Two RNAs folded together computationally: RNase P RNA and transfer RNA, 455 nucleotides in total.
[in-house]
RNA sequence: CCAGCCGGCCGGACGGCCGCUCCGGGUCAUGCCGGAGAGGAAAGUCCGGGCUCCAUGGAGACGCGGUGCCGGGUAACGCCCGGCGGGGGCGACCCUAGGGAAAGUGCCACAGAAAGCAGACCGCCGGCGCAGGCGCCGGCAAGGGUGAAAGGGUGCGGUAAGAGCGCACCGCGCGCCCGGCAACGGGAGCGGCAUGGCAAACCCCACCGGGAGCAAAACCGAAUAGGGGCGGCGCGGGCCUCGAGCCCAGGCUGGUCUCCGAGCCGCCGCCCGGGUUGGUUGCACGAGGCGUCCGGCGACGGGCGCCCCAGAGGAAUGGCCGUCGCGCGGGGCUCCGGCCCCGCCGCACAGAACCCGGCUUACAGGCCGGCUGGUCCC
RNA sequence: GGGCCACUAGCUCAGGCGGUUAGAGCGCGGUCCUGAUAAGACCGAGGUCUGUGGUUCGAGUCCACAGUGGCCCACCA
Numbered sequence: 001c002c003a004g005c006c007g008g009c010c011g012g013a014c015g016g017c018c019g020c021u022c023c024g025g026g027u028c029a030u031g032c033c034g035g036a037g038a039g040g041a042a043a044g045u046c047c048g049g050g051c052u053c054c055a056u057g058g059a060g061a062c063g064c065g066g067u068g069c070c071g072g073g074u075a076a077c078g079c080c081c082g083g084c085g086g087g088g089g090c091g092a093c094c095c096u097a098g099g100g101a102a103a104g105u106g107c108c109a110c111a112g113a114a115a116g117c118a119g120a121c122c123g124c125c126g127g128c129g130c131a132g133g134c135g136c137c138g139g140c141a142a143g144g145g146u147g148a149a150a151g152g153g154u155g156c157g158g159u160a161a162g163a164g165c166g167c168a169c170c171g172c173g174c175g176c177c178c179g180g181c182a183a184c185g186g187g188a189g190c191g192g193c194a195u196g197g198c199a200a201a202c203c204c205c206a207c208c209g210g211g212a213g214c215a216a217a218a219c220c221g222a223a224u225a226g227g228g229g230c231g232g233c234g235c236g237g238g239c240c241u242c243g244a245g246c247c248c249a250g251g252c253u254g255g256u257c258u259c260c261g262a263g264c265c266g267c268c269g270c271c272c273g274g275g276u277u278g279g280u281u282g283c284a285c286g287a288g289g290c291g292u293c294c295g296g297c298g299a300c301g302g303g304c305g306c307c308c309c310a311g312a313g314g315a316a317u318g319g320c321c322g323u324c325g326c327g328c329g330g331g332g333c334u335c336c337g338g339c340c341c342c343g344c345c346g347c348a349c350a351g352a353a354c355c356c357g358g359c360u361u362a363c364a365g366g367c368c369g370g371c372u373g374g375u376c377c378c
Numbered sequence: 379g380g381g382c383c384a385c386u387a388g389c390u391c392a393g394g395c396g397g398u399u400a401g402a403g404c405g406c407g408g409u410c411c412u413g414a415u416a417a418g419a420c421c422g423a424g425g426u427c428u429g430u431g432g433u434u435c436g437a438g439u440c441c442a443c444a445g446u447g448g449c450c451c452a453c454c455a
Base pairs, nucleotide, nucleotide: 001374002373003372004371005370006369007368008367009366010365012324013323014322015321016320017319018318020037021036022035023034024033025032039349043360044359046358047357048356049355050354051213052212053211054210057260058259059258060257061256062255064209065208066207067206068205069083070082071081072080073079084098085096086095087094088093099204100203104202105201106198107197108196121144122143123140124139125138126137127136128135129134152170153169154168155167156166157165171193172191173190174189176187177186178185179184217281218280219279220278227272228271229270230269231268232267233266236248237247238246239245250265251264252263253262274454275453276452288307289306290305291304292303293302294301295300325347326346327344328343329342330341331340332339333338379451380450381449382448383447384446385445388404389403390402391401397435406422407421408420409419410418428444429443430442431441432440
């Protein structure tokens, strides 16, 4: 210098004028003064929580849903970190839903002889018949062919031809030893290979999960008719001072069942109707931010100090001007490195709505750090 | 803001637990029939199954993430 990989960050700057929202001060009130005012994704709503409510409230079982190598981090997670195995790249590095197929069920189209307790089309070999390249019987699974997949692979031996039939190496399985918390790795040995794939098919195993969501929910105020229809289950008995009284039984209310409780006597669900469309709280001090030190490979944790940092309810965070920076287009000059002038409704993606931790997606342009491969020079 | 659903031909819809070449009706084009139209008969065209990845031998179908469109919601008695 060229090509590339990984991580982090910024994402127009400054000034003036006029506006918007909120908070504080001041005023009888207005004018006024001071302060604060979008993001890395505020987005998609894909996960995990906080918070609030729910008498189906609590416990258990079943069902349903989710997650899935190992260890750690965390409030928690399907997130993150560090490893392991597999795959890709010369490499830096990247990708990886990666438990169980010897518990069971199911599927494997077409092609092919045969697709799941394997099988023999072409072929190879032997025997018999025949004049023969043909036919019959038997042996074989190496080669051909089909397929995504044909019951280990390569080589040597062996054989009539062959075959784990025998042997060596590799793979696989089994137990043992060593290292590691573990996933797993390594070693020597035994077994001649014995049951292919799919679980993002049902399923099995382990672990996790109650439901709804700030339009949750609470308070104040106002208004109206607790009016009509449909459906599910149920409307039994006793006492009496006889009263829409009391007691017992029973029923209803959850995804199903059981137990303990709760509410009601009719309960529950759905639909059509009636009224209001006001105010306050929830609501911004929080798993908060910044700096620094310590522990840890790291995610992260701990100590100390400093700071308070948007909050509407048709919904504020904007507009104009000037200078500069960057980009694009045109022109001029040039010592080719650049410089100057003009123009641009050019400066990305986008925009809080109860709040956090993640993931994913969108994003003009630019900066910083580390590393790899190649080439040249010293 | 929160919750839920659907995308297959121009339109409306089928496609069972994944299998060869994705169908139907209406519409569109052509021919026949008619003096000419309509109706009718015959033939035909038209699809990135919303997109991108993944699982599988194989995906409209299974899984994940995006995109587009649509629906619902408050309080009181």